[in-house]
Context: one part of a larger RNA
RNA sequence: AGACGGGGACCCGCACAAGCGGUGGAUCAUGUGGUUUAAUUCGAUGAUAAGCGGCGAACCUUACCUGGACUUGACAUAUAGCUGCAAGCCUCUAGAAACAGAGGCCUCUUUCGAAGGUGCUAUACAGGUGCUGCAUGGUUGCCGUCAGCUCGUGCCGUGAGGUGUACCCUUAAGUGGGGUAACGAGCGCAACCCUCGUCUUGUGUUAAAUGUACACAAGAGACUGCCGGCGCAAGCCGGAGGAAGGUGGGGACGACGUCAAAUCAGCAUGGCUCUUACGUCCAGGGCUACACACAUGAUACAAUGGCCGGUACAAUGGGUUGCCAAACCGUAAGGUGGAGCUAAUCCCAAAAAGCCGGUCUCAGUUCGGAUUGAAGGCUGCAACUCGCCUUCAUGAAGUUGGAAUCGCUAGUAAACGCGCAUCAGCCACGGCGCGUUGAAUACGUUCUCGGGUCUUGUACU
Numbered sequence: 001a002g003a004c005g006g007g008g009a010c011c012c013g014c015a016c017a018a019g020c021g022g023u024g025g026a027u028c029a030u031g032u033g034g035u036u037u038a039a040u041u042c043g044a045u046g047a048u049a050a051g052c053g054g055c056g057a058a059c060c061u062u063a064c065c066u067g068g069a070c071u072u073g074a075c076a077u078a079u080a081g082c083u084g085c086a087a088g089c090c091u092c093u094a095g096a097a098a099c100a101g102a103g104g105c106c107u108c109u110u111u112c113g114a115a116g117g118u119g120c121u122a123u124a125c126a127g128g129u130g131c132u133g134c135a136u137g138g139u140u141g142c143c144g145u146c147a148g149c150u151c152g153u154g155c156c157g158u159g160a161g162g163u164g165u166a167c168c169c170u171u172a173a174g175u176g177g178g179g180u181a182a183c184g185a186g187c188g189c190a191a192c193c194c195u196c197g198u199c200u201u202g203u204g205u206u207a208a209a210u211g212u213a214c215a216c217a218a219g220a221g222a223c224u225g226c227c228g229g230c231g232c233a234a235g236c237c238g239g240a241g242g243a244a245g246g247u248g249g250g251g252a253c254g255a256c257g258u259c260a261a262a263u264c265a266g267c268a269u270g271g272c273u274c275u276u277a278c279g280u281c282c283a284g285g286g287c288u289a290c291a292c293a294c295a296u297g298a299u300a301c302a303a304u305g306g307c308c309g310g311u312a313c314a315a316u317g318g319g320u321u322g323c324c325a326a327a328c329c330g331u332a333a334g335g336u337g338g339a340g341c342u343a344a345u346c347c348c349a350a351a352a353a354g355c356c357g358g359u360c361u362c363a364g365u366u367c368g369g370a371u372u373g374a375a376g377g378c379u380g381c382a383a384c385u386c387g388c389c390u391u392c393a394u395g396a397a398g399u400u401g402g403a404a405u406c407g408c409u410a411g412u413a414a415a416c417g418c419g420c421a422u423c424a425g426c427c428a429c430g431g432c433g434c435g436u437u438g439a440a441u442a443c444g445u446u447c448u449c450g451g452g453u454c455u456u457g458u459a460c461u
Base pairs, nucleotide, nucleotide: 001461002460003458004457005456007455008454009453010452011451012450013449015445016444019408020407021406022405023404026299027298028297029296030295031294032293033292034290035289042053043052064285065284066283067282068281069280070279073125077124078123079122080121081120082119085117088105089104090103091102092101093100108116109115127274128273130272131271132270136268137267138263139262140261141259143257148187149186150185151184152183153182154163155162156161167178168177169176193251194250195249196248198220199219200218201217202216203215204214207212223245226239227238228237229236230235301401305360306359307358308357309356310355311354317348318347319346322341323340327336328335329334367398372393373392374391375390376389377388378387414437415436416435417434418433419432420431
């Protein structure tokens, strides 16, 4: 100087407390461990792995396994030689295909220099999702959006180092003020950026119809500016005006560093290593296994509810290999159909909880929907392993969940639906957004956890 303390003082945080809803019990989905397997590819492993990489595993993807094939190679560049020729497509044969053989179509461009291109042979080389994240770049997580981390000069100290950055007040803040052997400065904080809320002006159709609404753009507005109290000040408390008040809400933004944290499988890359194979192509299988354990979710256990009928109100988005209206067929999934739309125009599109009326009357039920049987629909070359959806039938566990544990302070929690990415389809109950309805509670900082500043002790560095 640090680190640590079941030392002290002060302060903060959904940290506790006060509340609301969950998890832990059930079934299912997904991920992981384990086990199994020819293979169940690989990585991630307390917090900081486990609905994570994966924003889509039937083939492909795919890296794994089994089998069949290729060896200048699936891909790049170059050289030499051969080939006046393509490449490619079609048919047939063997085959699971890759591929091999046979036949046919076509038989290149040209400035006519064999210049370019194609194929074959040969050589340099290609290729590796093989190893090392403890050789690395880049990127990322956590401490933590915590308020800290440093430098120049000066001063103090033999020196390591200290001071500055300690103290008092204040702040969300090393924020600001006072004071001071320090005076200044940098990276952080804040502000500048985006967005929501109010107003003005302008423009505008595809909205509406003379008020405008909406969209887009440019500005205005909030600064403790004003008033009162306290205070040396910074500031704090209250008030006015205001759409908004003391950082207005949200986002982007993450200091010096820590964990030899994560990633060589996104990419790049040093070294090592394979080279008729650890490379490449193909078919099938596997990544979907299942005694079990964990994690994250979905659905429930019902009457603030289930079912039936009627009826109301959004926003974000997406659409030409696409979204698909009306009408018709089908119980339905869906099919036929073809209008419109390169979209404020047309379509997806029905919002759902809500409200009104009816029924059920506390039961393993008109709760719950797992599982299974049958019949269909759709996508796709192909749904057996292994897709989704519909209808009928079947109706399991489950009556609110032990110890323990999680989230959340306001348009939040909780509840309700809608959209999108990926995507042929989809195992999405996931992720990312959008709106609708809309709470309760916070006395307080003793305790738990984490953090900051100062101080103290130390058998630690």
Background: A computed fold for a 461-nucleotide part of an RNA from a Patescibacteria group bacterium, annotated as small-subunit ribosomal RNA, 3' major domain.